[in-house]
RNA sequence: CCAGACGGUUGGAUGACCGCGCGCAGCACACCGAAAGGGGCUGUGGGAGGAAAGUCCGGGCUCCACGGGAAUACGGUGCCGGGUAACCCCCGGCGAGGGCGACCUUAGGGAAAGUGCCACAGAAAGAAAACCGCCUGCGUUUCGACGUAGGUAAGGGUGAAAGGGUGCGGUAAGAGCGCACCGCUCCAAGGGUAACUGCGGAGGCAAGGUAAACCCCACCGGGAGCAAGACCGAGUAGGGACGAUCAGCGGUUCGGCCGCAGGCGCAUUCCCGCGCUAUCGUCCGGGUAGGUCGCGUGAGGCGUUCGGCAACGAACGUCCCAGAUGAAUGGUCAUCCAUCGCUUCGGCGAGGACAGAACCCGGCUUACAGACCGUCUGGCUUU
Numbered sequence: 001c002c003a004g005a006c007g008g009u010u011g012g013a014u015g016a017c018c019g020c021g022c023g024c025a026g027c028a029c030a031c032c033g034a035a036a037g038g039g040g041c042u043g044u045g046g047g048a049g050g051a052a053a054g055u056c057c058g059g060g061c062u063c064c065a066c067g068g069g070a071a072u073a074c075g076g077u078g079c080c081g082g083g084u085a086a087c088c089c090c091c092g093g094c095g096a097g098g099g100c101g102a103c104c105u106u107a108g109g110g111a112a113a114g115u116g117c118c119a120c121a122g123a124a125a126g127a128a129a130a131c132c133g134c135c136u137g138c139g140u141u142u143c144g145a146c147g148u149a150g151g152u153a154a155g156g157g158u159g160a161a162a163g164g165g166u167g168c169g170g171u172a173a174g175a176g177c178g179c180a181c182c183g184c185u186c187c188a189a190g191g192g193u194a195a196c197u198g199c200g201g202a203g204g205c206a207a208g209g210u211a212a213a214c215c216c217c218a219c220c221g222g223g224a225g226c227a228a229g230a231c232c233g234a235g236u237a238g239g240g241a242c243g244a245u246c247a248g249c250g251g252u253u254c255g256g257c258c259g260c261a262g263g264c265g266c267a268u269u270c271c272c273g274c275g276c277u278a279u280c281g282u283c284c285g286g287g288u289a290g291g292u293c294g295c296g297u298g299a300g301g302c303g304u305u306c307g308g309c310a311a312c313g314a315a316c317g318u319c320c321c322a323g324a325u326g327a328a329u330g331g332u333c334a335u336c337c338a339u340c341g342c343u344u345c346g347g348c349g350a351g352g353a354c355a356g357a358a359c360c361c362g363g364c365u366u367a368c369a370g371a372c373c374g375u376c377u378g379g380c381u382u383u
Base pairs, nucleotide, nucleotide: 001379002378003377004376005375006374007373008372009371010370012336013335014334015333016332017331018330020047022045023044024043025042026041027040031038032037049354053365054364056363057362058361059360060359061225062224063223064222074221075220076219077218078217079093080092081091082090083089094108095106096105097104098103109216110215114214115213116210117209118208131156132155133152134151135150136149137148138147139146140145164182165181166180167179168178169177183205184203185202186201187200190197191196229293230292231291232290235288239284240283241282242281243280244279245278248260249259250258251257262277263276264275265274266273300319301318302317303316304315305314306313307312337352339350340349341348342347
């Protein structure tokens, strides 16, 4: 210098003026509202994010349900150790795979409980399988070979996958049939908290793969969510209590109490049936609109020290840092900064990534212009 791996920081700066919503303090008005409650002016303080996003996991909080235990079903998780309030998260390891390497990826329990599946091709896809080939017997023969009964998984061919590989021996031809080396399986000294590793030994080598197929095993799991929930609370309709007044007919215990008739509703017409059915006033309780709370001191931020490889934890110090709900967090101007374009090199112009809280927190995932920092790997050149 080139190419790359991993981790982290930042996410325009300063000033002026005007505005928006929130907290606090002061002042004033009785302005809106039936009430609950809200509002005005002045000053002052602070006012989006690393992802506020997706709402995918885990929790806090709230309400509902619930005597304890077990089983079944359903859903989730699945190597080991640690971290954490908890996790499907994070850290450190182990195994496997990839890369020359820094490093990356990994749903990574069980295939000898059982079932299913393995497309196409191929003779055969699983206690599997003779298509070509090779070899032997018998028969035929035009002496090239053909037919038939067997043997053979070494060679060819198919396939993602065909029951270890190479070599020597062996054989009719072959074959772990025998042997050597490599691989594999089992046992196992020793090491490690564990996953795991494995000195050494044994075995001719085994029922191929697939569980993000059913399934088996182990462990975990009540439901709904701030539109949770709590409080205050109109108007209208409906419910209840009390009082007053009135009545189509009849009864009456004199109470709008009973029956009938009438009216209304049960989609419409007829019949039957059922339900409701006078008016006014006062009061009560539930709920609605509306209002207030929940709502930000919290698994909180920052710094130092200590423990730990790390995730993280502990101690001490310090700070208070958005809280809307028809939903604030903005606009203009000036100077600069990164970037881009033009340039007569003096300048001129453009212009700011992804995106925006809504009960809160820890993660994951996704989006992101540009700038900066650190550690490491491979290569080239020079000394």

This is a predicted structure of a 383-nucleotide RNA (Bacterial RNase P class A) from a Rhodospirillales bacterium. Rfam family: Bacterial RNase P class A. Gene Ontology terms of the family: tRNA processing, dimeric ribonuclease P complex and ribonuclease P activity. It is annotated as a ribozyme. Lineage of the source: Bacteria > Pseudomonadati > Pseudomonadota > Alphaproteobacteria > Rhodospirillales.